[in-house]
Predicted 3D model of a 596-nucleotide part of an RNA (large-subunit ribosomal RNA, domain I) from a Planctomycetota bacterium. The prediction has a mean pLDDT of 82. The source organism's lineage runs through Bacteria, Pseudomonadati and Planctomycetota. Its Rfam family is "Bacterial large subunit ribosomal RNA".
Context: one part of a larger RNA
RNA sequence: GGUGCAUGGCGGAUGCCUUGGCGCCAGGAGGCGAUGAAGGGCGCGGCUAGCUGCGAUAAGCCUCGGGGAGCUGCUAAGCGAGCUACGAUCCGAGGAUUUCCGAAUGGGGAAACCCGGCAGGGGUGAUGCUCUGUCACCCAUACCUGAAUACAUAGGGUAUGGGGGCCAACGCAGGGAACUGAAACAUCUCAGUACCUGCAGGAAAGGAAAGCGAAGCGACUUCCUCAGUAGCGGCGAGCGAAAGGGAAAGAGCCCAAACCAGGUACGUGUAAGGCCACAACCGUUGCGUAUUUGGGGUCGUGGGAAUGUCUGUCUUCCUCUUGUGGGGGGGGGCGAAAGUUACAAAGGUCGGUUUUAGCCGAAUUGUUCUGGAAAGUUCAGCCACAGCGGGUGAUAGCCCCGUAGGCGAAAGAACUCGACCCUUUCGAUGACAUCUCCCAAGUAAGGCCAGCGCCGUGGAAGCUGGUCUGAAUUCGGGCGGUCCACCGUCUAAGGCUAAGUACUACCUGGCGACCGAUAGCGAACCAGUAGCGUGAGCGAAAAUGGUGAAAAGAACCCCUGUUAGGGGAGUGAAAAGAACCUGAAACCAUGUACCU
Numbered sequence: 001g002g003u004g005c006a007u008g009g010c011g012g013a014u015g016c017c018u019u020g021g022c023g024c025c026a027g028g029a030g031g032c033g034a035u036g037a038a039g040g041g042c043g044c045g046g047c048u049a050g051c052u053g054c055g056a057u058a059a060g061c062c063u064c065g066g067g068g069a070g071c072u073g074c075u076a077a078g079c080g081a082g083c084u085a086c087g088a089u090c091c092g093a094g095g096a097u098u099u100c101c102g103a104a105u106g107g108g109g110a111a112a113c114c115c116g117g118c119a120g121g122g123g124u125g126a127u128g129c130u131c132u133g134u135c136a137c138c139c140a141u142a143c144c145u146g147a148a149u150a151c152a153u154a155g156g157g158u159a160u161g162g163g164g165g166c167c168a169a170c171g172c173a174g175g176g177a178a179c180u181g182a183a184a185c186a187u188c189u190c191a192g193u194a195c196c197u198g199c200a201g202g203a204a205a206g207g208a209a210a211g212c213g214a215a216g217c218g219a220c221u222u223c224c225u226c227a228g229u230a231g232c233g234g235c236g237a238g239c240g241a242a243a244g245g246g247a248a249a250g251a252g253c254c255c256a257a258a259c260c261a262g263g264u265a266c267g268u269g270u271a272a273g274g275c276c277a278c279a280a281c282c283g284u285u286g287c288g289u290a291u292u293u294g295g296g297g298u299c300g301u302g303g304g305a306a307u308g309u310c311u312g313u314c315u316u317c318c319u320c321u322u323g324u325g326g327g328g329g330g331g332g333g334c335g336a337a338a339g340u341u342a343c344a345a346a347g348g349u350c351g352g353u354u355u356u357a358g359c360c361g362a363a364u365u366g367u368u369c370u371g372g373a374a375a376g377u378u379c380a381g382c383c384a385c386a387g388c389g390g391g392u393g394a395u396a397g398c399c400c401c402g403u404a405g406g407c408g409a410a411a412g413a414a415c416u417c418g419a420c421c422c423u424u425u426c427g428a429u430g431a432c433a434u435c436u437c438c439c440a441a442g443u444a445a446g447g448c449c450a451g452c453g454c455c456g457u458g459g460a461a462g463c464u465g466g467u468c469u470g471a472a473u474u475c476g477g478g479c480g481g482u483c484c485a486c487c488g489u490c491u492a493a494g495g496c497u498a499a500g501u502a503c504u505a506c507c508u509g510g511c512g513a514c515c516g517a518u519a520g521c522g523a524a525c526c527a528g529u530a531g532c533g534u535g536a537g538c539g540a541a542a543a544u545g546g547u548g549a550a551a552a553g554a555a556c557c558c559c560u561g562u563u564a565g566g567g568g569a570g571u572g573a574a575a576a577g578a579a580c581c582u583g584a585a586a587c588c589a590u591g592u593a594c595c596u
Stems, first nucleotide, its partner, number of pairs: 001595009015581001016546002020515002022512007029504002031166002039101003042055003046079002049075003061095006070083003106115003116135007137163009170201001171199005181188001185234001211217002221248005231239002252496003259295010273282002275326006300474001302439004306434005313333003317330004334427006347421005352415005358407003364380001366379001369376001381398002383387001389401003445469008455481001476491005531538002553580001556568004
């Protein structure tokens, strides 16, 4: 020096465990913000470093409700001082306070700081000082004022209301790649994807046929299918429908115009006109144009207006310049219907349901054995609409928390729930005829050029846009995949619309042939931390997650180089002894045997 064995050290694998994660499902909620958010800075405790909570009223203040014996949050014990059956701590609802920064908004600024104006208060002899409130910008509406320039307009001002910023995904719109694939590459593909921007909502979008396409169907949306079909395609790579069928859900409406009435302005005009007949009276009335308000009206078996014909609940009051007669209009009662998600619109009261604290809740403190400990074992019993789950000194239906089942709210919230109040509409509309009027114009359509669509210019329809042209009004017009005819189908150029659908930052509950500390989120632990980077940003480790059932955390003695380490003693079932469950290997020692 090596090898074997033994005993240790070091080390932290393995096993077991779980406070944390991962995935999914159901329900809720789907926003917060100038009444100052999200997120922060700095403070607040008797002693207070961090976390949590809170804000100069500062681990809290007030009211109401729950609850019922202890309490003054956690690491984290202690000292000190208190609170509490006059109900504390704690839990829920409502309220008060809520420093400074931050959209940040009086002005500035290197965020958490600096400096002001105005009104009022405190203080001072006075100023300085100090407290409260207020003072940004943009938009809309109303009003005031008001240039060049007479009216006016621009501009200025005041008041009221709104906006601004943040937020995970989902949505719509405006823009919009490349790597890649084509075994290279350019059309093509990736892909209208990623990304940027704008704007929302709890969903968004879409939506009541100028549809589909040959059967006839009958808004939209989503899913299954049709179907990897028909097609498109350097006919390469690849891309890729629709009708129809099945399901979920289910809802239809309002305007523009014609026409009537009123207002305003302008023009015309002294005669027409003022419901009809007669008489009186008025004449700023009439007519036309423009604009505006109300009524009317909304469709494809075309609809509507106007005119004509036919067809009526009660009542009395008012009215159409006056009187009489006729005719018309309005109001009221009664009856009927509907309604706040579109179709007109705002609320109130009561009730119900759900929710934001909670409450009740069966049955062995049975027996034998082992053990430190019984829930294990033995014997015997009981409950069960409850034998889901967790805890308790090992494995508990009957010990504890719970579970099944049931109960509960002073206050707040939600509801497409119910009733009433309330609101609105109708009681004249409907039918027929006339074919007089209306039925969305720089639109439809066409040329050229693009985009979309399964459709890459093709025989290329359809939809959308740029540009140049540019119709018709129902005997009109679009479409049925060039185009024409016939036939069929639908009514563009205005708008609204729930449900079924998508998503989950957040709250509650549940589940898992998901992980179990090098795993599972980056993060089980004071982690988006420490640290790195000019910055955008990147981003750990936790070697220390684990004593034990319970600190019972080792009084006392001894060695000593004295806060170390060890030996006794004691605790405990066991030292498991805090560098603490188990405690592998590498590695390092000591002892011993053998080899050289």